[in-house]
RNA sequence: GGCCCCGUGGCGUAGUCUGGUGGCGUGUUCGACUGAUAAUCGAAAGGUCCCGAGUUCAAAUCUCGGCGGGGCCA
Numbered sequence: 001g002g003c004c005c006c007g008u009g010g011c012g013u014a015g016u017c018u019g020g021u022g023g024c025g026u027g028u029u030c031g032a033c034u035g036a037u038a039a040u041c042g043a044a045a046g047g048u049c050c051c052g053a054g055u056u057c058a059a060a061u062c063u064c065g066g067c068g069g070g071g072c073c074a
Base pairs, nucleotide, nucleotide: 001073002072003071004070005069006068007067010026011025012024013023020057028044029043030042031041032040050066051065052064053063054062
């Protein structure tokens, strides 16, 4: 330098193909249970969906550019 893949709450991950309410696990906080703790159960908070532009009534999703990470080739 060329090509390919990935980027989503603190962490991990689904949703992208086929645009239409962003979910799950774990963690955190509060509550229930217990003599107390753990476990279990219930609830809540926490997301500019890497950044910018475009298309569209509508973009995490499609298009373009950029940034970051990984792989292959040279």
A computed fold for a 74-nucleotide RNA from a Candidatus Aminicenantes bacterium, annotated as transfer RNA. Its mean pLDDT, the model's own confidence on a scale to 100, is 84. Rfam family: tRNA. It is annotated as a transfer RNA.